Notes: Predicted 3D model of a 1473-nucleotide RNA (small-subunit ribosomal RNA) from an uncultured bacterium.

RNA sequence: AACGCUGGCGGCAUGCCUUACACAUGCAAGUCGAACGGCAGCACGGGUGCUUGCACCUGGUGGCGAGUGGCGAACGGGUGAGUAAUACAUCGGAACGUACCUUAUCGUGGGGGAUAACGCAGCGAAAGUUGCGCUAAUACCGCAUACGCCCUGAGGGGGAAAGCGGGGGACCGUAAGGCCUCGCGCGAUUAGAGCGGCCGAUGUCUGAUUAGCUUGUUGGUGAGGUAAAAGCUCACCAAGGCGAUGAUCAGUAGCUGGUCUGAGAGGACGAUCAGCCACACUGGAACUGAGACACGGUCCAGACACCUACGGGUGGCAGCAGUUUCGAAUCGUUCACAAUGGGGGCAACCCUGAUGGCGCGACGCCGCGUGGGGGAUGAAGGUCUUCGGAUUGUAAACUCCUGUCAUGGGGGACUAAUGGCCGGGCUCAUACCCUGGUUUGAAUUAACCCCAAGAGGAAGCAGUGGCUAACUCUGUGCCAGCAGCCGCGGUAAUACAGAGACUGCAAGCGUUACUCGGAUUCACUGGGCGUAAAGGGAGCGCAGGCGGACUGGUGUGUCAGGCGUGAAAUCCCGGGGCUCAACCCCGGGGCUGCGCCCGAAACUACCAGUCUAGAGACUUGGAGGGGUGAGCGGAAUUCUUGGUGGAGCAGUGAAAUGCGCAGAUAUCAGGAGGAACACCGAUGGCGAAGGCACUGCUCUGGGCCGAAACUGACGCUGAGGAGCGAAAGCGUGGGUAGCAAACAGGAUUAGAUACCCUGGUAGUCCACGCCGUAAACGGUGGGCACUAGGUGUGGGUUCCAACCAACGGAAUCCGCGCCGUCGCUAACGCAUUAAGUGCCCCGCCUGGGGAGUACGGCCGCAAGGUUAAAACUCAAAGGAAUUGACGGGGGCCCGCACAAGCAGCGGAGCGUGUUGCUUAAUUCGAUGCUACGCGAAGAACCUUACCUGGGUUUGACAUGUACGGAAAAGCAGUAGAGAUACUGUGUCCUUCGGGGUCGUACACAGGUGGUGCAUGGCUGUCGUCAGCUCGUGUCGUGAGAUGUUGGGUUAAGUCCCGCAACGAGCGCAACCCUUAUUCUGUGUUGCCAGCGGAUAAUGCCGGGGACUCGCAGAAGACUGCCGGGGUCAACUCGGAGGAAGGUGGGGACGACGUCAAGUCAUCAUGCCCCUUACGUCCAGGGCUGCAAACACGCUACAAUGGCCGGUACAAAGGGCUGCGAACCCGCGAGGGCAAGCUAAUCCCACAAAGCCGGUCUCAGUUCGGAUUGAAGGCUGCAACUCGCCUUCAUGAAGCUGGAGUUGCUAGUAAUCCCGGAUCAGCACGCCGGGGUGAAUACGUUCCCGGGCCUUGUACACACCGCCCGUCACACCACGAAAGUCGGCAACACCCGAAGCCGGUGGCCUAACCGUAAGGAAGGAGCCGUCGAAGGUGGGGUCGGUGAUUGGGGUGAAGUCGUAACAAGGUAACCGUA
Repeated sequence: AACGCUGGCGGCAUGCCUUACACAUGCAAGUCGAACGGCAGCACGGGUGCUUGCACCUGGUGGCGAGUGGCGAACGGGUGAGUAAUACAUCGGAACGUACCUUAUCGUGGGGGAUAACGCAGCGAAAGUUGCGCUAAUACCGCAUACGCCCUGAGGGGGAAAGCGGGGGACCGUAAGGCCUCGCGCGAUUAGAGCGGCCGAUGUCUGAUUAGCUUGUUGGUGAGGUAAAAGCUCACCAAGGCGAUGAUCAGUAGCUGGUCUGAGAGGACGAUCAGCCACACUGGAACUGAGACACGGUCCAGACACCUACGGGUGGCAGCAGUUUCGAAUCGUUCACAAUGGGGGCAACCCUGAUGGCGCGACGCCGCGUGGGGGAUGAAGGUCUUCGGAUUGUAAACUCCUGUCAUGGGGGACUAAUGGCCGGGCUCAUACCCUGGUUUGAAUUAACCCCAAGAGGAAGCAGUGGCUAACUCUGUGCCAGCAGCCGCGGUAAUACAGAGACUGCAAGCGUUACUCGGAUUCACUGGGCGUAAAGGGAGCGCAGGCGGACUGGUGUGUCAGGCGUGAAAUCCCGGGGCUCAACCCCGGGGCUGCGCCCGAAACUACCAGUCUAGAGACUUGGAGGGGUGAGCGGAAUUCUUGGUGGAGCAGUGAAAUGCGCAGAUAUCAGGAGGAACACCGAUGGCGAAGGCACUGCUCUGGGCCGAAACUGACGCUGAGGAGCGAAAGCGUGGGUAGCAAACAGGAUUAGAUACCCUGGUAGUCCACGCCGUAAACGGUGGGCACUAGGUGUGGGUUCCAACCAACGGAAUCCGCGCCGUCGCUAACGCAUUAAGUGCCCCGCCUGGGGAGUACGGCCGCAAGGUUAAAACUCAAAGGAAUUGACGGGGGCCCGCACAAGCAGCGGAGCGUGUUGCUUAAUUCGAUGCUACGCGAAGAACCUUACCUGGGUUUGACAUGUACGGAAAAGCAGUAGAGAUACUGUGUCCUUCGGGGUCGUACACAGGUGGUGCAUGGCUGUCGUCAGCUCGUGUCGUGAGAUGUUGGGUUAAGUCCCGCAACGAGCGCAACCCUUAUUCUGUGUUGCCAGCGGAUAAUGCCGGGGACUCGCAGAAGACUGCCGGGGUCAACUCGGAGGAAGGUGGGGACGACGUCAAGUCAUCAUGCCCCUUACGUCCAGGGCUGCAAACACGCUACAAUGGCCGGUACAAAGGGCUGCGAACCCGCGAGGGCAAGCUAAUCCCACAAAGCCGGUCUCAGUUCGGAUUGAAGGCUGCAACUCGCCUUCAUGAAGCUGGAGUUGCUAGUAAUCCCGGAUCAGCACGCCGGGGUGAAUACGUUCCCGGGCCUUGUACACACCGCCCGUCACACCACGAAAGUCGGCAACACCCGAAGCCGGUGGCCUAACCGUAAGGAAGGAGCCGUCGAAGGUGGGGUCGGUGAUUGGGGUGAAGUCGUAACAAGGUAACCGUA
């Protein structure tokens, strides 16, 4: 600046950034009568006429339209289109001009001819114009004069002028006047000031995807031209000039003082104010003039607009206002010349949209106000609330004051004087000058002051999740919306919207746009390049940059002093003026710059001389897959010939294709050919890099050591440049054994255009020529110097040692490795071979994607390489390290995890549960492991939550208040399916207060309605797995690590040892219960050995406590003992003893946490929802429905069995609405009667498998029992839907169960019964109990789960992860494209206006010459050069558009596969085909 909301006052500033788009209307440059002729209009005076208030005349006066003439109009004002240098800034320079002004000198004499105005007559619509005639001048032209001036052949020649006004004594003159004087002018010349023109140096944006540009071009000579230098122009001559220090071209742009920002250095900008430039509708041109190529002048061309009588004319707001249009957007068609300034004038004065003012706009800056003090019941209202209160809030009310601003009234300066007028003075002067008085104000209805009145008229905007100060409620429910970034919103949103409260700023507040800052994020100050973006693939080398020691000189850079300049304003400091401030004024500083003068001489540079430490070179040795060329050798593969031989070979995870009886493979001998060179061999050598390996030879490059004679800085780096440069690839010609893209076949697979196999062509090899790229890597450019070491190895030399030797040791130079200190690093790491410390030079980087892509250029035969963007899109991409998790990574170790076994499930029938389907309803929940005989320890009604139908509304249930009633419950009857309704009967307690109860009304109840993703509680699971953490210390920039890792050991983070750790907590273990042994105590209802009694028999009785058992207590087991192993630690192995041995068996007990696991239907509970219903009551139905599927069971399929008969042995439980004996009845279920038992007493209750005997004899059976029929029993108000049991009859499937899958390691599995809870009844389920009672474990490779360490990771919602590409769809931007449309600049040619210049026969012409003819001079016209616009043409360049097409980006769930990340399941990646 704009926009949104809001808006009290004043001061000072400021206001078309877009369309240099178009403009109606008015104004913005005139003035001078003291230059002139004059008099249209006005005023005054005079005159005439008369109708005494009119007409006419009169330049006489004031003045003055039009005109001649002078000066001005080239200033002032506007705008920023063009311009990248004819501009601007700074500093210099020489070859110039200058009206008005100042200074100085001189002059201003004498003549002449015209012309406008005017008059007359025409033309024209107009604009305008023609002819004839008159006239003036400070207009014009000669003549005279010429100090100086100009030209010159140095003799000479040429060239001026204008008058006007005021005043006036003498003199002259008829008069005008002369004359004198003053003023203003005029001409020539001089000097100056100011102004202007020209030249140079330096500085001044972007692009190299613009690299070459230039012919008047560069210079010279001559001429022309200009005010003036100059290719400024022309002729001739020469061939130059500019350019990687960026020419040319393209884009953009007025430049500066300054403005904004910044600590500064910088960066961005160039409004207002000031300086310069450029422009004036667009393009061109000149004229006039001192000055213009002229904003409000002329001519021409063009576009546009207007007038027109259609013939022709007129116009140019980027002056001030104003209008239209564009635009987010920018003001009054105002006042005045009073001041300041400008033009004219002697002056008065006139003109002045310059300027001074006022107006409009919160556009900015500054100031002021919207009140101040007191005031708690902490009012009301609002909001929140845990309902107690909190907050708004001293805020308000109320009370006491004040009076700024606004309002009304009154007063009232400055800006004004050097001007005018009237006096005075000076003077010759009425001129200039000094002085007194008076006069002159647009703003001004102002500033300022006083008075009055009254808190009265004056507060909003944005924000409140973090950044960023400020929090709650309600609504909404990924909706509506917010958002600068991160991100909010899917029913409890401090983020949306509203409200309350709060925060910030305040007549403003927010938003948007732009700039700088923050961003050391382009790094001069002040960055980087191993892995984050970034070292060129590598060396050579021109230019350039940088460069050893000494001496002398110069004085380039550098330093110091002085001078000039750096306009003013701005900025800073000090002071002053408006009440303050903003603002203004004064002074000082500064303006970091440039130039000149004089110095200094260390460093740099240059010049001269010298040196040897850098560099080079000579020489002596010696290492090496360094390179080149032509040879040579053996092993192996393959092919081939022959022999032997006889069925396979080959190949793989397994196969097949393939080869082989036409003789393969194998084996022996011979031959051919190509390619590559085992062992040595290395962590080793050489090379600049790429790269280089059998071996001898040829030619040849480089490096190293030693020695010291030589050269004398000859050096380092290196943009461009030229050469080298793996593999693949290309061209031509050879060659081809093996290998092997493409291709073919066989496998694998869901597919398999792959991985594996069998073949196989280019190619791989050679010669010549291209290509020029690689993960061309040490991911580390080159050079020099410096900065602890240790160790190994390659090549030399020296010394010690060495009789001969072989070893060895020390030092030193040059290489190649490892470890490591300082230092550096984000860390990892680097560390004398630096990534340390410095210097020099080059290359490169600046978020990811798009993209190393497009377009353009260059290179290439092509493939392609190189150089190298943008639109668009994302908020990340990335590095190193950390903790986890994961891996078809590794190591160690556990677990019925596998294996070894036993028994099952999966097949059948049935039961139960679930899904699905069905239904009025089949209520709801549980859903991988961890739902599915689960909630449900038991749905016929009830339960019950579901459905249908019928009722009810303070309610089936609770509490309270108020009022009322005597009834209510119960019983009976009637109606009804019942709830219910009606009738009858019935009539409580009391301390007399009331209680209980009922009815009505109101608060409220009620909800198995929703949300387990709002919650509590409880539970499942990993997992009874051995883990999970903390304090202090230490290490690390940090996340974090250490401890907890390591060596052993354990069931165990169990323990021991070690250790920068030392300790501790929750877990483990133990403590608890049970079981196994013993002891002690006790002894009924339990027990009965001994004693006694009784019986048909029985602990039946007396008695007993021994035993069993019950209850209570205690002991016992601790690796305690011995031996082996061991670190002689933990511990482990073996043994003894013992009822039990290394946790004796079993149970309870579940760390930090995970799964938004489960449950709102156990309960509790926030919020939401329903309230004559989603509450509640009742009847009936449903939860039991059945094509199908699954889960868990039961019963079986039989002989280790079925059936029949006989016979033995438990434990643990339950029992009063109960268990129910015995007896009787019934085949039986059961029934009848009924004893006992509130239980170690009685009952349930005969345990069964087992054992003994019999029978069946391998069959759908004497197995199996489903299903169905019949008859019964029991419970219950009631067994139809829908219970259980019994008997008789019926006698289905099923003959051991596919893939797969479950449990179990010992009193276990398996098998057999018994009991209990729930329960009226209903058990194949569940929870317990005992009886009988096995098999197997080599072992840890594999499957599953888990623990520890380690490794990789692109995962962290953590592999059920992540993620790639095609295809399909939508949208977006870009490229290509037949074309098509336009812009710009240039070129060639054509046409050629105006105009300057040049030429000019004829024509025309007052001044001068000439007596006249004519001349001189001039003009129009015509011609020519140049020349704008225009036309034609072929190109260049940029842009728009374009059917179609190409890839790219983005998008919630699309399709196909699985490429990458783990060994990612074929390690990945780079270049190439």
Notes:
The RNAcentral record of the sequence draws on ENA.